Background:
The RNA shown here (c-di-GMP-I riboswitch aptamer) has 88 nucleotides and comes from uncultured Steroidobacter sp.
[in-house]
RNA sequence: CUCAUUCAACGGCAAACCCGCCGAGAGGCGGGGACGCAAAGCCUCCGGUCCGACGGAACUCGAGUUCCAGGAUAGCGGGGUUGCCUCC
Numbered sequence: 001c002u003c004a005u006u007c008a009a010c011g012g013c014a015a016a017c018c019c020g021c022c023g024a025g026a027g028g029c030g031g032g033g034a035c036g037c038a039a040a041g042c043c044u045c046c047g048g049u050c051c052g053a054c055g056g057a058a059c060u061c062g063a064g065u066u067c068c069a070g071g072a073u074a075g076c077g078g079g080g081u082u083g084c085c086u087c088c
Stems, first nucleotide, its partner, number of pairs: 012037002017032006035075001041081003045078003048073004055068005
């Protein structure tokens, strides 16, 4: 210097669910609440999944269906970036 790694310490975040609010919806925000998380801090660049009212295309007698634009999910992965502690 590099790699692996035990036991810790200070703490941190907050699933489901409930209440209130926003949204067409997925979902988000605030409060309560903890399933869990060493990045469950932050970012949609890539893939996935979800929504798809207004708008576009196709199908359809009609109801409606599919695809797209657009949106959501960072607690679905990948990637980027920042951060706390650490015995031999």